[in-house]
RNA sequence: GCGGAUGGCUGGAUGAUCGCGCCGGGAAAUCGGUGAGGAAAGUCCGGACUCCUUGAAGCGACGGCGCCGGAUAACGUCCGGCCAGGGCAACCUGAGGGAAAGCGCCACAGAAAUCAGACCUCCCGGCGACGGGGAAGGGUGAAACGGUGGAGUAAGAGACCACCGCCGGGCUGGCAACAGACCGGGCACGGCAAGCCCCGCCGGGAGCAAGGCCAAAUAGGGAUCGCGCGCCUUUCGGGGCAUGGCUGCUUCACCACAGCGAUCCGGGUUGGCUGCGUGAGGCGUUGCGCAAGCAACGUCCCAGACGAAUGGUCAUCCAUGGGAUUCGAUGGAAUCCCGGGACAAAAUCCGGCUUACAGGCCAUCCGCACAG
Numbered sequence: 001g002c003g004g005a006u007g008g009c010u011g012g013a014u015g016a017u018c019g020c021g022c023c024g025g026g027a028a029a030u031c032g033g034u035g036a037g038g039a040a041a042g043u044c045c046g047g048a049c050u051c052c053u054u055g056a057a058g059c060g061a062c063g064g065c066g067c068c069g070g071a072u073a074a075c076g077u078c079c080g081g082c083c084a085g086g087g088c089a090a091c092c093u094g095a096g097g098g099a100a101a102g103c104g105c106c107a108c109a110g111a112a113a114u115c116a117g118a119c120c121u122c123c124c125g126g127c128g129a130c131g132g133g134g135a136a137g138g139g140u141g142a143a144a145c146g147g148u149g150g151a152g153u154a155a156g157a158g159a160c161c162a163c164c165g166c167c168g169g170g171c172u173g174g175c176a177a178c179a180g181a182c183c184g185g186g187c188a189c190g191g192c193a194a195g196c197c198c199c200g201c202c203g204g205g206a207g208c209a210a211g212g213c214c215a216a217a218u219a220g221g222g223a224u225c226g227c228g229c230g231c232c233u234u235u236c237g238g239g240g241c242a243u244g245g246c247u248g249c250u251u252c253a254c255c256a257c258a259g260c261g262a263u264c265c266g267g268g269u270u271g272g273c274u275g276c277g278u279g280a281g282g283c284g285u286u287g288c289g290c291a292a293g294c295a296a297c298g299u300c301c302c303a304g305a306c307g308a309a310u311g312g313u314c315a316u317c318c319a320u321g322g323g324a325u326u327c328g329a330u331g332g333a334a335u336c337c338c339g340g341g342a343c344a345a346a347a348u349c350c351g352g353c354u355u356a357c358a359g360g361c362c363a364u365c366c367g368c369a370c371a372g
Base pairs, nucleotide, nucleotide: 001368002367003366004365005364006363007362008361009360010359012317013316014315015314016313017312018311020035021034022033023032024031025030037343041354042353044352045351046350047349048348049207050206051205052204054253055252056251057250058249059248062203063202064201065200066199067081068080069079070078071077082096083094084093085092086091097198098197102196103195104192105191106190119138120137122133123132124131125130146164147163148162149161150160165187166185167184168183169182171180172179173178211274212273213272214271221265222264223263224262225261226260227259230241231240232239233238243256244255245254281300282299283298284297285296286295287294288293318341321338322337323336324335325334326333327332
C1' cells in the first nucleotide's frame, strides 16, 4: 500500500422566530422542566403484570430444547470451551444425545447399494465358442464394504507386513465435553433420526382491546334440544355411597347436591377516569471474573398521546459526492461553484433473536507485495 475478518460508535450541528403534548409553580398573565429508535419494524422466543381455571400429585397427549461448563428473572438468548465442516489464515457455521430397541428410505445410473457384485480390463486352459480364478486397475454414482506402500501370487486379495484409519483396554492431563502417548486386535454390518421413533430435561390458558372504578341506558328478553332433579342410615344434629365441578385419565383434598350444557333470534352500552411509566432503569467509578456478567459506592429522572403531540420558516456551518483553479510532489492542502444526509416513527413494559440501513469514524487481527 492492497485485500479480507471481527467488534464498537455515530447517523447532521448552531442561532433566531412562530407553534404543539405532558409534568410542576402561579388567582391569572405566564414561568420552569421535558418530549420518538438502534432498530420504535417482524410478532419469532422468554418474562414482569392482570384476569380465568377449586387445589395438589402422578400418568398420558401435544409442544420446545438436546456436546461440556458458566451467566441470567427467564429463554430456542448470551459467554467460554470441546468436537465436526468450510477457509492459506484471521475467522465463520453447527436442527451437536441414540443407528447394537424397532420400523422405514438410499431414486436414477450402475454388474452390484446390506449381510452385494462382474460392463471393460487382468491371469490360466482352449483354434474358437467357452470354462475356471480374481476383485488390484478403469467406468457408473452422493456413496462401491478401509487408504498408501511393500512383499507375495499364474494374476490378484488384510490372505501377510509397516504406517495411517477403525475397535477394545487401562494410564496421564482436564470440573467436564474430550485430548495425548502406550498396549492389544486383521478388524468390516455403510449412510440418513432436518424420516417415524427411543432417551433426558422443560412447559396451564388468555392477553393492556388484560383488568379496575364511575356515569348512563335497555327487554330482571325470548325459542328449541339433550342430560339430570338420587340411594342407604339416623339419637333428626348428622354420616356414608353415588353424581357434578380441571385439556384427557387416576388418586387425595375441597365445594355443591339442583341444576348443567348446546344452538338460534332480539335489545341496551361504544362516555369519562384509571391501569400509564421509579424500572430485572440509565450513566460514572472501583473491585472480582478470560468473558457473558456480578457486587459496592455515587449520581440522574430521561415521552405518555387517545384520531393520537415532538413541527414550520429563515440564516450560518458541516459529512459524502461532482466540477474548476492554485500550491505541493508517495500520501495531500487551500479557494470557488453545484448539491444536501440512509433504514425509518412510541401506544403496557422489559431481556433477546431476525430483517432493513446512504455516509462517516475508531480499535484489533489475518494474508499478499514493497522498502528500511